[in-house]
Annotation:
Predicted 3D model of a 92-nucleotide RNA (TPP riboswitch aptamer (THI element)) from Demequina flava. Lineage of the source: Bacteria > Bacillati > Micrococcales > Demequinaceae > Demequina. The prediction has a mean pLDDT of 76.
RNA sequence: ACGAACGACACGGGGUGCCCGCGAGGGCUGAGAACACACCCGAUGAACCUGAUCUAGCUCGUACUAGCGAAGGGAUGUCACGCAUGACGCGU
Numbered sequence: 001a002c003g004a005a006c007g008a009c010a011c012g013g014g015g016u017g018c019c020c021g022c023g024a025g026g027g028c029u030g031a032g033a034a035c036a037c038a039c040c041c042g043a044u045g046a047a048c049c050u051g052a053u054c055u056a057g058c059u060c061g062u063a064c065u066a067g068c069g070a071a072g073g074g075a076u077g078u079c080a081c082g083c084a085u086g087a088c089g090c091g092u
Base pairs, nucleotide, nucleotide: 007079008078009077010076011042012041013040014039017028018027019026020025048073049072050071054067055066056065057064080092081091082090083089
């Protein structure tokens, strides 16, 4: 400065790779690289899984970009608040 609300609680879902090293451990990317009271995500669902040891570009690289992808799967309730209504609702 702008915004009508731009929340709370509970519950649930998910990943943990690559490089160096005998090992301890170190390095890289990332929100997160395991055991975390963390992080991300919960249908307006690319959190995450499958396809996939995928395809193309680029790169030291599995980092990065694009495709695949209108693909197939994937975890939510309550309260509060806003708007509207006779009521059902629609939103945050």